[in-house]
Context: one part of a larger RNA
RNA sequence: CGUAGGAUAUUUGAGAGGAGCUGCCCUUAGAGAGGACCGGGGUGGACUGGCCGCUGGUGUAUCUGUUGUAUUACCAAGUAUAGCAGAGUAGCUAAGCCGGGAAGGGAUAAACGCUGAAGGCAUCUAAGGUGAGCCCCUCGCGAUGAUAUCCCAUAACGUCAAGUUAGUAAGACCCCUUGAAGACGACGAGGUAGAUAGGGCAGAGGUGAAGUGUGGUAACACAUGGAGCUGACUGUUACUAAUAGGUCGAGGG
Numbered sequence: 001c002g003u004a005g006g007a008u009a010u011u012u013g014a015g016a017g018g019a020g021c022u023g024c025c026c027u028u029a030g031a032g033a034g035g036a037c038c039g040g041g042g043u044g045g046a047c048u049g050g051c052c053g054c055u056g057g058u059g060u061a062u063c064u065g066u067u068g069u070a071u072u073a074c075c076a077a078g079u080a081u082a083g084c085a086g087a088g089u090a091g092c093u094a095a096g097c098c099g100g101g102a103a104g105g106g107a108u109a110a111a112c113g114c115u116g117a118a119g120g121c122a123u124c125u126a127a128g129g130u131g132a133g134c135c136c137c138u139c140g141c142g143a144u145g146a147u148a149u150c151c152c153a154u155a156a157c158g159u160c161a162a163g164u165u166a167g168u169a170a171g172a173c174c175c176c177u178u179g180a181a182g183a184c185g186a187c188g189a190g191g192u193a194g195a196u197a198g199g200g201c202a203g204a205g206g207u208g209a210a211g212u213g214u215g216g217u218a219a220c221a222c223a224u225g226g227a228g229c230u231g232a233c234u235g236u237u238a239c240u241a242a243u244a245g246g247u248c249g250a251g252g253g
Base pairs, nucleotide, nucleotide: 001142005151006150007149008148009147010146011145015139016138017137018136021045022044023043024042025041026040027039047100048099049098050097051096055094056093057092058091062087063086064085065084066083067080068079069078111130112129114128152252154166155165156164157163171248172247173246174245175191176190177189178188179187196241197240198239199237200236201235202234203233205230206229207228211224212223213222214221215220
């Protein structure tokens, strides 16, 4: 820009793409010399989708220990690869966990086959059968689709026209607070009629000082300790900031 007004939602699925794998073990029939075949059950591999409860990884400032250094009265804080070392929440993750290839129903294709005429024979076909994929997953109306709901029929100009302009409606955006969304746009949640982010409060989870005590020959461990501190997690609370304001947007050949 288009989808013959402007919007907000909910869908259909033309079409496109993906998947379709496989080993081993047990069992089993009117199947079978031996293998196999038909059917049933179990357990793996690779590939693939998702997830973080478990096992772990990471976790650059969450906790603790500690060395040098400078300021200096001391702390706190800084710096030295994150100074080094020991742990570790959320998130993200695989080596962790869950799932997938299918099953079932109907109609068929190729193909197969019984009976069997027209046509005393023959013939799968004329009546009468068996028989896969499709049907699963993802994208998807520029596939000029569908449905529901909302807004209305303004004003001025004009050569009176499928015209131009203006302010509006429903609605949307700018702007702002932001996110398990994200390079930026975009997408999602909100903007005081408010829990959107921060802060506060409460909790979860993490860490586990000194001193003292106890145990141990000792290294060290445990207790005091539900101490204190605490990024992302959970709940709650308008304390702070989303104020104010602006822009766009129909009149339907």
Large-subunit ribosomal RNA, domain VI from Pilosibacter sp., 253 nucleotides, folded computationally. The RNAcentral record of the full RNA draws on ENA.